[in-house]
Context: one part of a larger RNA
RNA sequence: UUGGGCGUAAAGGGCGCGUAGGCGGCCUGACAAGUCAGGGGUGAAAUCCCUCGGCUCAACCGAGGAACUGCCUCUGAAACUGUCAGACUUGAGGCCGGGAGAGGGUAGUGGAAUUCCCAGUGUAGCGGUGAAAUGCGUAGAUAUUGGGAGGAACACCGGUGGCGAAGGCGGCUACCUGGACCGGUUCUGACGCUGAGGCGCGAAAGUGUGGGGAGCAAACAGGAUUAGAUACCCUGGUAGUCCACACUGUAAACGAUGAGCACUCGGUGCCGCGGGCGUCGACCCCUGCGGUGCCUUAGGAAACCCGUUAAGUGCUCCGCCUGGGGAGUACGGUCGCAAGGCUGAAACUC
Numbered sequence: 001u002u003g004g005g006c007g008u009a010a011a012g013g014g015c016g017c018g019u020a021g022g023c024g025g026c027c028u029g030a031c032a033a034g035u036c037a038g039g040g041g042u043g044a045a046a047u048c049c050c051u052c053g054g055c056u057c058a059a060c061c062g063a064g065g066a067a068c069u070g071c072c073u074c075u076g077a078a079a080c081u082g083u084c085a086g087a088c089u090u091g092a093g094g095c096c097g098g099g100a101g102a103g104g105g106u107a108g109u110g111g112a113a114u115u116c117c118c119a120g121u122g123u124a125g126c127g128g129u130g131a132a133a134u135g136c137g138u139a140g141a142u143a144u145u146g147g148g149a150g151g152a153a154c155a156c157c158g159g160u161g162g163c164g165a166a167g168g169c170g171g172c173u174a175c176c177u178g179g180a181c182c183g184g185u186u187c188u189g190a191c192g193c194u195g196a197g198g199c200g201c202g203a204a205a206g207u208g209u210g211g212g213g214a215g216c217a218a219a220c221a222g223g224a225u226u227a228g229a230u231a232c233c234c235u236g237g238u239a240g241u242c243c244a245c246a247c248u249g250u251a252a253a254c255g256a257u258g259a260g261c262a263c264u265c266g267g268u269g270c271c272g273c274g275g276g277c278g279u280c281g282a283c284c285c286c287u288g289c290g291g292u293g294c295c296u297u298a299g300g301a302a303a304c305c306c307g308u309u310a311a312g313u314g315c316u317c318c319g320c321c322u323g324g325g326g327a328g329u330a331c332g333g334u335c336g337c338a339a340g341g342c343u344g345a346a347a348c349u350c
Stems, first nucleotide, its partner, number of pairs: 003322004007304002012318001014201004021194003025088001027086005033081002035077008049065006091191001092188003095184004103177007110154001115149007125136002162169002206247006215241002220236004258317006266295011299306002323350003332343004
């Protein structure tokens, strides 16, 4: 390579937008590039294969045949692919009417709590632990009352609840703004799917500049524990955690499960929107669409388990795997301020 695979054995890109490319609904006509049929030309010899023959056999050699799976050309076919033209509405999109939501951004604002400051009351302890000690406190602490400052996070509601492509999103109000869903079936008429490169987004930690700093807290200091204790426990505590702008681009970025479409028993819960019955109305009951869970049939699977939200049955496109270690290392390239990221071996060894 052919092949076989990718939930847990090696293997799904962290996620999206989208270029090239690949693939693509239904009907009619034309063309005949692909495709198919037949004819012609060519496909050197040798080699390979078959049948004979020559060296005593064989290797080897000679002759004939077949083959050379290919290319060119002519004639024809028109189902399928393709191209062109026309048409369609079910895929896709638009329009109108609705309601749901921690979806995103900006500004403002609220209460509880911690800490600190001021003042009052009050007196000898407080704090902390397995037990202690460091620490704080007669310069009046802890406790308690009133007032003030400041930062960060939003108890209850809160929920296998909701929203988002993923990362992720949670007090309240306003403004700006994205997406999905349901109903109508009015419009466009295949406008679609995927997506190498590319571009954008991307938790935490980290970086640069400037601000901010209550609590927490790497590093660090002290107290304990211990044989030791560069830890676990305790008292402190700086970066950081927060904001603005810029960078970094990683993760058990997980459903360890790429995206899209179609098909394939049921049961039950929750969320959003609708229909029927009924009613003054909300329920109950039946039912449609979308989402989110659990259980299970067939089937699949090494098993665990998956099971209309598939890991079942198929198709399209992309990414990735090919024994363990060496190693996500070295070298080179490229990106980054740096830390480092991306790409990514071999010797050797089992």